[in-house]
RNA sequence: AGCUGGCUAGACAGUCGCUGCGCGCGCAAGCGCGGAGAGGAAAGUCCGGGCUCCAUAGAGCAGGAUGCCGGUUAACGACCGGACGCCGUGAGGCGAUGGAAAGUGCCACAGAAAAUAUACCGCCGAUGGCCGCGCAAGCGGAUCAGGUAAGGUUGAAAUGGCGAGGUAAGAGCUCACCGCGCUCCCGGUAACGGAAGUGGCAGGGUAAACCCCAUCCGGAGCAAGACCAAAUAGGCAGGCGUUGAGGCGGCUCGUCGAGCCUGCGGGUAGGUUGCUUGAGUUCACGGGUAACCGUGCGCCUAGAGGAAUGACUGUCCACGACAGAACCCGGCUUAUCGGCCAGCUUCU
Numbered sequence: 001a002g003c004u005g006g007c008u009a010g011a012c013a014g015u016c017g018c019u020g021c022g023c024g025c026g027c028a029a030g031c032g033c034g035g036a037g038a039g040g041a042a043a044g045u046c047c048g049g050g051c052u053c054c055a056u057a058g059a060g061c062a063g064g065a066u067g068c069c070g071g072u073u074a075a076c077g078a079c080c081g082g083a084c085g086c087c088g089u090g091a092g093g094c095g096a097u098g099g100a101a102a103g104u105g106c107c108a109c110a111g112a113a114a115a116u117a118u119a120c121c122g123c124c125g126a127u128g129g130c131c132g133c134g135c136a137a138g139c140g141g142a143u144c145a146g147g148u149a150a151g152g153u154u155g156a157a158a159u160g161g162c163g164a165g166g167u168a169a170g171a172g173c174u175c176a177c178c179g180c181g182c183u184c185c186c187g188g189u190a191a192c193g194g195a196a197g198u199g200g201c202a203g204g205g206u207a208a209a210c211c212c213c214a215u216c217c218g219g220a221g222c223a224a225g226a227c228c229a230a231a232u233a234g235g236c237a238g239g240c241g242u243u244g245a246g247g248c249g250g251c252u253c254g255u256c257g258a259g260c261c262u263g264c265g266g267g268u269a270g271g272u273u274g275c276u277u278g279a280g281u282u283c284a285c286g287g288g289u290a291a292c293c294g295u296g297c298g299c300c301u302a303g304a305g306g307a308a309u310g311a312c313u314g315u316c317c318a319c320g321a322c323a324g325a326a327c328c329c330g331g332c333u334u335a336u337c338g339g340c341c342a343g344c345u346u347c348u
Base pairs, nucleotide, nucleotide: 001345002344003343004342005341006340007339008338010316011315012314013313014312015311016310018037019036021034022033023032024031025030039322043333044332046331047330048329049328050327051221052220053219054218063217064216065215066214067213068082069081070080071079072078083097084095085094086093087092098212099211103210104209105206106205107204120152121151122148123147124146127145128144130141131140132139133138160178161177163175164174165173179201180199181198182197183196185194186193187192225273226272227271228270235264236263237262238261239260240259246256247255248254280299281298283296284295285294286293287292317320
């Protein structure tokens, strides 16, 4: 000067509050004492799982996700280890990294040509034709037909690369090396790596284009769901009632005149629950390179319901960032003033 991994997130004391819990007092409301009370991301809700209900969830279609290999896990698109490619002097970092020989599509501009290859410049003109010379064989010239893909030009990409031979000029046409395909051997669980032989070399790219192949995925979500349960209205069943039920505060008279009583069930408000002890975690030991797993001992660490976790004072310092639980857990991503630790690299 950097790389990687981890930890921390003002400290201490006092006073007054707020929300649960335990104990005591109290008929109750409540009071007293004790103890507890946000995070590394509680966030975004992007993946995965638990739990609950729907029809114990099975098959198919559609749709979606993932995509080198092996492992971890409850599961994953996460994590660990490895392979390969690219970047970095390096420690290290990044990578949707199956299939382009199933099919379809696309490849702007430029360029001759963007995929059944083609011929703009160039090179050649061996062969056929033309012109000249020659008795002839042949030689020379131009380039009409034609040959060529070396070279130039364009482009992100041009039909394996490079060198030699070869040729009229050229060309895997031939050869060496490299690359590629195929076969076999060796190492590795595998991805893959290494070696040998062989084929003259075939179809450029793009699948984060459609698509194909393989694997996985039922849906909705704690406003899930479960329980208790008024008042009013309505429902069902039984009983009584115009031969007067019932109301007018008890009785009689009077008056009004069709409902009244009991039971049951659904269900609204409201209340309770789900609710925090769990794929939990400290430490030690053991296994494993690691992710992770096992055993033992110990620990309990918010649980509200319009929603608590705050305010003030004092002292100190490096003067304090992002931020606030709402069923739970494993990840990812994003935000974050700073501080500390460990291992490693490069330069001096």
Molecule: Bacterial RNase P class A
Organism: uncultured Sulfuricella sp.